The RNA shown here (c-di-GMP-I riboswitch aptamer) has 86 nucleotides and comes from Colwellia sp. MB02u-6.

[in-house]
């Protein structure tokens, strides 16, 4: 220096819940406070698959289909980073 395994005291992130505020057609996202499932990539990236929504569009007649909308804490891929021990 590279790879693999183990692994988290201090510290970091944080699903979800409650309250308040904002954006959005919706799904969902964002900020603050309190608690907190969990995470060693639960950091970044919608590239592939899956899942959610359906404004617009098409068909149709008040329903069906559809992503340029979301989800990276659904799985995979890509990029970057990490104390200690072996």
């Nucleotide at each position: 220096u590279g790879a693999a395994a183990u692994a988290a005291c201090u510290g970091g992130c944080a699903a979800c819940u409650a309250u308040u505020a904002a954006u959005g057609a919706a799904a969902a996202u964002c900020a603050a406070u309190a608690g907190g499932c969990g995470c060693a990539a639960a950091a970044c990236u919608a590239c592939c698959a899956g899942c959610c929504u359906a404004a617009g569009u098409g068909c149709a007649u008040u329903g069906c289909a559809u992503a340029g909308g979301g989800u990276c804490g659904u799985g995979g891929g890509g990029u970057u980073g990490c104390a200690a021990u072996u």
NCBI's taxonomy places the organism under Bacteria, Pseudomonadati, Pseudomonadota, Colwelliaceae, Colwellia. It was read from a public genome assembly, where an Rfam model found it.